Predicted 3D model of an 87-nucleotide RNA (c-di-GMP-I riboswitch aptamer) from an Anaerolineales bacterium. Model confidence (mean pLDDT): 84 of 100. The source organism's lineage runs through Bacteria, Bacillati, Chloroflexota, Anaerolineae and Anaerolineales. It was read from a public genome assembly, where an Rfam model found it.

[in-house]
RNA sequence: GUCAGAUAAAGGCAAACCCGGUGAAAACCGGUGACGCAAAGUCAUGGAUCUACGACCAAUGCCGGUUAUGACCGCCAGACUGCCAAA
Numbered sequence: 001g002u003c004a005g006a007u008a009a010a011g012g013c014a015a016a017c018c019c020g021g022u023g024a025a026a027a028c029c030g031g032u033g034a035c036g037c038a039a040a041g042u043c044a045u046g047g048a049u050c051u052a053c054g055a056c057c058a059a060u061g062c063c064g065g066u067u068a069u070g071a072c073c074g075c076c077a078g079a080c081u082g083c084c085a086a087a
Base pairs, nucleotide, nucleotide: 005084012037013036018031019030020029021028022027035074041080042079043078045077046076047075049071050070054067055066056065057064
């Protein structure tokens, strides 16, 4: 240094609920709060999943169906970067 990751040490992030806000929605931002996380750091590159403003079809009475350019990294993989120092 690399791989690996502990009843180590210093720390870090922050689920759900609730409050306020943005958005058509999914969801996101901030506060609170900790379910958990050795990358629960960053990237939407591949897949999975979610939503359907708009577009198309149908219907004309119900508000239906398809579709991502939207979302999601705390779904899986991939790329980049990172603290510590046992076996």